[in-house]
Bacterial small signal recognition particle RNA from a Candidatus Dadabacteria bacterium, 96 nucleotides, folded computationally. It matches the Rfam family "Bacterial small signal recognition particle RNA". It is annotated as a non-coding RNA gene. It is recorded under the gene name ffs. The coordinates come from a structure-prediction model, not an experiment, and the mean pLDDT is 77.
RNA sequence: AACCGGGCCCGUACGGCAAGGACUUACGAAUCCCGCCAGGCCCGGAAGGGAGCAACGGUAGUAAAUAUCUUUGUGCGUUACGGUAACCUGGUUGCU
Numbered sequence: 001a002a003c004c005g006g007g008c009c010c011g012u013a014c015g016g017c018a019a020g021g022a023c024u025u026a027c028g029a030a031u032c033c034c035g036c037c038a039g040g041c042c043c044g045g046a047a048g049g050g051a052g053c054a055a056c057g058g059u060a061g062u063a064a065a066u067a068u069c070u071u072u073g074u075g076c077g078u079u080a081c082g083g084u085a086a087c088c089u090g091g092u093u094g095c096u
Stems, first nucleotide, its partner, number of pairs: 001093007009083005014077002016074007024064004033058003041050003
């Protein structure tokens, strides 16, 4: 000096970690969330109609656990691949 490898560095993918959301379950607006409204009440001669409490179903929301899915972030990864001027390091060869 050349070549090859590794480290450092960059990128991608994957994984880990953290946070949010979705899914599941329970509770759930007690005031004025929605639907449906037994009984009772009102109107009507009647047929019927009306408002509407409880109950029931659901929504906003609250809480819970592990698993799954998804989003974001991450000098976490001797994970894989690719890139790499210079620097560090190892090997081979050549020259001085």